[in-house]
c-di-GMP-I riboswitch aptamer from a Nitrospirota bacterium, 78 nucleotides, folded computationally. The sequence was found by an Rfam model in a public genome assembly. Lineage of the source: Bacteria > Pseudomonadati > Nitrospirota. Of the family's consensus pairs, 94% are formed in the model.

């Protein structure tokens, strides 16, 4: 170092809800709360899904906890 992921060990995030704020809306941010998580940490690059405005998409956006495949990171059982 590169895969691998343990009834290891030290941590880590945080679904549904519930307030308060921002958004036309999908949805975000902050508290609380825990369903899960080995990258549930970054990022819209390909798909998908949603959401607006409609006479219509080659149009705007949102979703990384839908999927892939891209950086980066803690451990050291087998």
């Nucleotide at each position: 170092c590169u895969u691998c992921g343990a009834c290891a060990a030290a941590g880590c995030u945080a679904a549904a809800c519930c307030c308060u704020c921002c958004g036309u809306g999908a949805g975000g941010a902050g508290g609380g709360g825990a369903c899960a998580g080995a990258a549930a940490g970054c990022g819209a690059c390909g798909g998908g899904u949603c959401u607006u405005u409609a006479g219509a998409a080659u149009a705007a956006g949102a979703c990384g906890g839908c999927c892939g495949g891209g950086c980066u990171g803690c451990c050291g059982a087998a």